Record summary
The part of an RNA shown here (large-subunit ribosomal RNA, domain IV) has 336 nucleotides and comes from a bacterium.
[in-house]
Context: one part of a larger RNA
RNA sequence: CUUCGUCAGGGAAUUCGGCAAAAUAACCCCGUACGUUCGCAAGAAGGGGUGGUUCGCAACAUUGGUUUUACUUUUGUUGAUCGAACUCUCAGAAAAUAGGCCUCCUCGACUGUUUAACUAAAACACAGGUUCCUGCUAACACGAAAGUGGAUGUAUAGGAGCUGAGACCUGCCCAAUGCCAGAAGAUUAAGCGAGUUGCUUCACGGCGAUGAGUUAAGUCCUGGUGAAUGGCGGCUGUAACUAUAACGGUCCUAAGGUAGCGAAAUUCCUCGGCGCUUAAUAGGCGUCCCGCAUGAAAGGUUUAACGAGGGAGGCGCUGUCCCGACGAAGUGCACG
Numbered sequence: 001c002u003u004c005g006u007c008a009g010g011g012a013a014u015u016c017g018g019c020a021a022a023a024u025a026a027c028c029c030c031g032u033a034c035g036u037u038c039g040c041a042a043g044a045a046g047g048g049g050u051g052g053u054u055c056g057c058a059a060c061a062u063u064g065g066u067u068u069u070a071c072u073u074u075u076g077u078u079g080a081u082c083g084a085a086c087u088c089u090c091a092g093a094a095a096a097u098a099g100g101c102c103u104c105c106u107c108g109a110c111u112g113u114u115u116a117a118c119u120a121a122a123a124c125a126c127a128g129g130u131u132c133c134u135g136c137u138a139a140c141a142c143g144a145a146a147g148u149g150g151a152u153g154u155a156u157a158g159g160a161g162c163u164g165a166g167a168c169c170u171g172c173c174c175a176a177u178g179c180c181a182g183a184a185g186a187u188u189a190a191g192c193g194a195g196u197u198g199c200u201u202c203a204c205g206g207c208g209a210u211g212a213g214u215u216a217a218g219u220c221c222u223g224g225u226g227a228a229u230g231g232c233g234g235c236u237g238u239a240a241c242u243a244u245a246a247c248g249g250u251c252c253u254a255a256g257g258u259a260g261c262g263a264a265a266u267u268c269c270u271c272g273g274c275g276c277u278u279a280a281u282a283g284g285c286g287u288c289c290c291g292c293a294u295g296a297a298a299g300g301u302u303u304a305a306c307g308a309g310g311g312a313g314g315c316g317c318u319g320u321c322c323c324g325a326c327g328a329a330g331u332g333c334a335c336g
Base pairs, nucleotide, nucleotide: 001330002329003328004327005326006325007324009322010321013320018317026050027049028048029047030046035040037165051087052086053085054084055083056082057079058078059077060076061075064072065071088092100315101314102313103312104311105310106309107307108306112124113123128163129162130161131160132159133158134157140149141148142147166302167301168300169299171232172231173230176229177228178225179224180223181222182221185220186219187218191214192213195210196209197208198207199206200205233251234250235249236248237247260294261291272288273287274286275285276284277283
């Protein structure tokens, strides 16, 4: 050094952080709060019991008495249906195996899945929600193609996208971009082409140049569409203390952020202000709102249950520490 064992007094003072270790632990009984989707929470929490012997009691079996029922007797077994007394040990789940617990918050509803061998998570999935496409030789996918899957299915089906249980909800903007619709009009290619014209030929013709007009999708145009890509203002005045501004003015815009939530997994200033927690807190919780730069399916806000997730506090417990000591086995090295 490696792996273990024990420790006075203290008990997290250690540390980024109780990491590690200790502690808890089985079975029976009592008892069990908030919250809740009434299922849970819950083994909540917190207590008590556990060996051996004898006796009693109960059940069953057995034996005798009695004519039977019924009662009684002997012996035995079992007893988490049990009760009492006695007794032994430091210790009775005597060894081994066998939850530490509670409270608050965050994220994700949940069980599940994942970076085989540094990340198990708040990531992925999920049931549920919603939009778009698809009428069947379906859409879509793989294929020069034949064909195959979709599917021996048929819109309660299949494909694609977003969101992600449940509860309460999901505001405004169609100007831009996208998509959808639109028998008009504008523009628009090759092609067709009335006509004009050059060269050539005896001629029929041939080869060019030019060309009114005609002509698709697309684009323009007219509308629609946000659980489509996205976006959701500034300056200024004003109330009989002050402060603030319900109110007004003005500029710009397609429209100026609604309900919620908010120093947040988002807050730069910032260790924001206030309160609680501590002797002391840049942390945590509650509240405020001045949101650098929250916000509604890139969903918003909540939420019981769940989590080897993340943050904070407490009880228990301890060699994490004060502060080190001793012991066991092993590896290595040194000397002999």
RNAcentral holds the full RNA, with entries from ENA. Model confidence (mean pLDDT): 85 of 100.